This is a predicted structure of a 379-nucleotide RNA (Bacterial RNase P class A) from Desulfoplanes formicivorans. Model confidence (mean pLDDT): 78 of 100. Its Rfam family is "Bacterial RNase P class A". Gene Ontology terms of the family: dimeric ribonuclease P complex, tRNA processing and ribonuclease P activity. It is annotated as a ribozyme. The source organism's lineage runs through Bacteria, Pseudomonadati, Desulfovibrionia, Desulfoplanaceae and Desulfoplanes.
[in-house]
């Protein structure tokens, strides 16, 4: 000076003038006045936990779902935090996390073969052709049949590497070094683990966000959860009047009794519409202080900080801030840069509470701060 990495603040101010939701007082009280308060880091996606609430609930297992290295941290995670193993980056850091050596299933395109694989190479024998000669041998071509993972060649990935014996040619088929892996001792750690020993040639591809296996951990619905108060209108029950003309029963008939409907009226109950609580004081913020490497946690002390329901928190205008281009005008010098002014022109983002916390993710105009690597360069 330039190029990162990690956490973190902020998310335009002020005044006016017109609105919008609440809350307090006060008055002639759905209304006016006066005082006060009204959106975030992500209110967002509803993806993960939890409180709260209704509803199920003997006790076990299955299903199904979710998670997944080890110890902590929490009220709980799928979250955080210190740590282990692996990968990337010169670094600061960053990502990843049971099993693939129970079984099953896939592996694009290439290749012969994608798990124990024979295209082409190598060897071998057996038929059959040409050629040579000494006539059964040799070369050489062609066709099956075994062997072979050394060499080519496809590919993301080809069956452990290098190197020696071995072999008809190979080949852990034997050995030696070296790499993994099992299995079991010890040592060191709460542990995952790490070192170091000793045995086996044991050499074993990848995919579990494809079954699938082990181990934890799990009820079901959600503030439109639920509780409460309750109109009109229709319909239910019960009751009073009314019982006059129709209707049904006792009757032969009348009169009467009873009952049904029908009207008027009251009361009850369930439910709608509407209204009130649920509702924001809560795993709350903030300082200081102590534990603790951290997450957290504990004390004391102070603060009160939106509660709408079609759904409020906004709309101009002035005035500054801040960043970005142009253009002028100064000062430096390494001579095209950067310092300072001054006009003009633009922009100042994403979004917008709905029951309430703790994460995660995902968007985000920019500014700023604080730790830390890496290069170069002066001292």
């Nucleotide at each position: 000076g330039g190029a990162g990495u990690u956490g973190g603040a902020c998310a335009g101010a002020c005044u006016g003038u017109c609105g919008c939701c609440g809350u307090g007082c006060c008055g002639a009280a759905u209304c006016g006045g006066c005082a006060g308060g009204g959106a975030g880091g992500a209110a967002a996606g509803u993806c993960c936990g939890g409180g709260c609430u209704c509803c199920a609930c003997a006790g076990g297992g299955u299903a199904g779902g979710a998670c997944g290295c080890u110890g902590g941290a929490u009220a709980a995670c799928g979250u955080c935090c210190a740590g282990c193993g692996g990968g990337g980056g010169u670094g600061a850091c960053c990502c990843c996390g049971g099993g693939a050596a129970a079984g099953u299933g896939c592996c694009a395109c290439a290749g012969a073969a994608a798990c124990a694989a024979a295209c082409c190479g190598c060897c071998u024998g057996g038929c059959c052709c040409u050629c040579a000669c000494g006539c059964g041998u040799g070369a050489g071509a062609g066709c099956g049949g075994g062997g072979u993972a050394a060499g080519g060649g496809u590919g993301a990935a080809a069956a452990g590497g290098u190197g020696g014996g071995g072999u008809a040619a190979g080949a852990g088929c034997c050995c030696a070094c070296c790499a993994g892996c099992u299995g079991u001792c010890g040592u060191g750690g709460u542990g995952a683990c790490a070192c170091g020993g000793c045995a086996g040639g044991c050499u074993a591809g990848g995919c579990a966000a494809a079954c699938c296996c082990c181990g934890u951990c799990u009820g079901g619905a959600g503030c439109a959860a639920g509780a409460c108060c309750a109109a009109a209108u229709a319909g239910g029950a019960g009751g009073a009047u009314g019982g006059u003309a129709c209707g049904g029963u006792c009757g032969g008939c009348c009169c009467g009794g009873c009952c049904a409907a029908u009207a008027u009226c009251c009361u009850c109950g369930g439910g709608u519409a509407g209204g009130u609580c649920g509702c924001u004081c809560g795993a709350g913020g903030c300082a200081u202080g102590g534990a603790g490497u951290a997450a957290u946690c504990c004390a004391u002390g102070u603060c009160c900080u939106a509660g709408a329901u079609g759904a409020a928190u906004g709309a101009c205008a002035g005035u500054c801030a801040c960043c970005c281009c142009g253009c002028c005008c100064u000062c430096a010098c390494u001579c095209g840069u950067g310092g300072g002014g001054g006009c003009g022109g633009g922009g100042u983002a994403c979004a917008g509470a709905a029951c309430c916390c703790g994460g995660c993710u995902u968007a985000u105009c920019g500014u700023c701060c604080a730790a830390c690597u890496c290069c170069a360069u002066u001292u």